[in-house]
A computed fold for a 72-nucleotide RNA from a Patescibacteria group bacterium, annotated as transfer RNA. Rfam family: tRNA. It is annotated as a transfer RNA. The prediction has a mean pLDDT of 83. The sequence is in RNAcentral, with records from ENA.

Order: sequence, then structure tokens, then C1' cells
RNA sequence: GCCGGCGUAGCUCAGUGGCAGAGCAACUGUUUUGUAAACAGUAGGUCAGUGGUUCGACCCCACUCGUCGGCU
Repeated sequence: GCCGGCGUAGCUCAGUGGCAGAGCAACUGUUUUGUAAACAGUAGGUCAGUGGUUCGACCCCACUCGUCGGCU
């Protein structure tokens, strides 16, 4: 220099065009002498950024950034 994968909640990841979700973690409550466990509930997201396509974009396209890998 060229090519490709990945970027979504604190962490690990789903979601492939129409409501952003799960598990774990956190917090609150019940239970307990207390903790843990169990059960019930709550909160937490500029979906890496900018622009484009579309009635509508996490999703499609272009560029940029970060990260991982391949080729030279």
C1' cells in the first nucleotide's frame, strides 16, 4: 500500500428495512438474626462518527475513526 471481519447497555452477544432486546453484572423489595441463594421488580443505549438512498435505516451505499486478521 491492497483486501476482508468486527464496532449495539458496565461485560458477553442477538437483532439483516417498521416497538432496540437477552444472559450476567448493578440497584430496590420479599424471605433470613445477618450474608449468600431463590423469587419479584427497577434503572441503564447519541446502535463508533459524518453524509447518502428510502415514506421509514442498528440493518442498504460511500467516506472517516477504532480494532482484529490476510496479502505484498